[in-house]
RNA sequence: GGGCCCAUAGCGCAGCGGUAGCGCAUCUCGCUGGCAGCGAGGAGGUCGUGGGUUCGAAUCCCACUGGGUCCA
Numbered sequence: 001g002g003g004c005c006c007a008u009a010g011c012g013c014a015g016c017g018g019u020a021g022c023g024c025a026u027c028u029c030g031c032u033g034g035c036a037g038c039g040a041g042g043a044g045g046u047c048g049u050g051g052g053u054u055c056g057a058a059u060c061c062c063a064c065u066g067g068g069u070c071c072a
Stems, first nucleotide, its partner, number of pairs: 001071007010024004018055001026042006048064005
């Protein structure tokens, strides 16, 4: 320098162009004498950045940034 893959909640990951979800963690309440555990409920996201396409973009297109991998 070139090819490919990845970037979504604190962490790990889902997500046919139509209101962004799951598990763990965290908070509240209940069960318990207490802890653990279980049950119920809640909070938490400018979907890496900037443009474009579209009535509508996490999703499609382009560029960039960061990471991984292969080739040189």